Record summary:
Predicted 3D model of a 391-nucleotide RNA (Bacterial RNase P class A) from a Cellulomonadaceae bacterium. Rfam family: Bacterial RNase P class A. It is annotated as a ribozyme. The gene name in the source record is rnpB. The prediction has a mean pLDDT of 78. The RNAcentral record of the sequence draws on ENA. Taxonomically the source falls in Cellulomonadaceae (Bacteria, Bacillati, Actinomycetes, Micrococcales).

């Protein structure tokens, strides 16, 4: 040089200028006006977990219904993270696992195929048998052709085997031998897998050894189903607080024993006099809280492989409710294409400049937080592997 794996990090900058909103100050009778400060993200987005909060519900336990699933740890929790174990891919950095049980039981396994689980014979080995066929040998007859023998073993009929073939994603252990009519864990010896016992390591998953037992048991549990362990409902339209008017309707007092109202700080007193007052309509429309400082960012220092923990220090600036955060011009500064010049190497190629022409993505707060997913024109840092030259 050139190919790649991990991890973080930005998400243009500055000025001009016309608009948006919350908040503060000043005007204005009120509409609203005019000045400041301050305004979206790495995913705010899906809303797929998981928790904070809020209201109902709740003796306890079970029963159903959902959910997780190798171990160990980490958190507020989690279907998240870390760091291990085991399996799988890569030459390596590294990447993947929807990773508990299939030796409790039931189901299901397309097409092929003889047989798809306590299996099965389609070619194929092999035995018998000798009906049908061959061929040969003897006899007989002049011949067609009879008669006898054994012998093959293609076809047929009876059995045997599962070693080879073939079919599937999968075929009920491999390799050798020993036995056999051919064979075959049927037996052996080695190897694998499986289980029990035991020893060492390890906190566990789990690794290593060792002896045994012919025990070879096929996949799927995102099929049902077992086993361990989780979960009580349902959202900020939650939920609290202030609190109307119209209509119409209930009660209660009161009209000769006067409700109520005026004179008054209060009683007396005096005047007016048929209405008053409460409730349902309605906790309704309306307003207003909940509303952003919280499991917070950021640095150091200690623990700790890490995730995260803790001390201390420092840092705050969206909170709207038809629901702001935008558009344009200018300069820089970055990417990409087309042309030009320069340097530097033998070379492949690499540094540096100009001058025109495009680009700049995904998306957008709505109570709040941790995750996870998914999108996203470009771009910078770091660690590391391989592969080829150099020294």
């Nucleotide at each position: 040089u050139g190919a790649g794996u991990c991890g973080g990090c930005c998400a243009g900058g500055c000025g001009g200028u016309c608009g948006c909103g919350u908040c503060g100050a000043g005007g204005g009778a009120g509409a609203c006006c005019u000045c400041g400060c301050c305004g979206a993200g790495g995913a705010a987005c899906g809303u797929c977990c998981g928790g904070g909060c809020u209201c109902c519900g709740c003796a306890g336990a079970g029963c159903a219904a959902g959910g997780u699933g190798g171990u160990g740890g980490g958190u507020a929790a989690c279907a998240c993270c870390c760091a291990c174990c085991c399996g799988g891919g890569g030459u390596g950095a590294c990447c993947c696992g929807c990773g508990g049980g299939a030796a409790a039981g039931u189901g299901c396994c397309a097409c092929a195929g003889a047989g798809a689980a306590g299996a099965g014979a389609c070619c194929g080995c092999c035995c018998c048998g000798a009906g049908c066929g061959g061929a040969c040998c003897g006899g007989a007859g002049c011949a067609g052709u009879c008669c006898g023998g054994g012998c093959c073993g293609g076809c047929c009929g009876g059995g045997g085997c599962a070693a080879g073939g073939g079919u599937g994603a999968a075929a009920c252990g491999g390799u050798g031998g020993u036995g056999u009519a051919a064979g075959a864990g049927a037996c052996c010896a080695c190897c694998a897998g499986c289980g029990c016992u035991c020893c060492g390591g390890g906190u566990g998953a789990c690794c290593g050894g060792a002896g045994c037992g012919g025990c070879u048991c096929g996949g799927u549990a995102a099929a049902c189903c077992c086993c361990a362990c989780c979960u009580g409902g349902a959202g900020c339209a939650a939920g609290g607080c202030c609190a109307g008017a119209c209509a119409g309707g209930g009660a209660g007092c009161g009209u000769u024993c006067g409700a109520g109202g005026g004179c008054u700080g209060c009683u007396c007193g005096c005047c007016c006099g048929a209405g008053c007052u409460c409730c349902c309509g309605g906790g309704u429309a309306g307003g207003c809280c909940g509303c952003u400082g919280g499991a917070g960012g950021c640095g150091u220092g200690c623990g700790g492989c890490a995730a995260c923990g803790u001390a201390c220090g420092u840092c705050g600036u969206a909170g709207a409710g038809g629901g702001a955060u935008g558009g344009c011009c200018g300069c820089c500064a970055c990417c990409c294409g087309u042309g030009c010049a320069g340097g530097g190497g033998a070379g492949a190629c690499c540094c540096c400049g100009c001058a025109c022409g495009g680009g700049g993505a995904c998306a957008g707060a709505a109570c709040c937080c941790g995750g996870c997913g998914u999108a996203u024109c470009g771009g910078c840092c770091g660690a590391c592997u391989c592969a080829u030259c150099c020294c």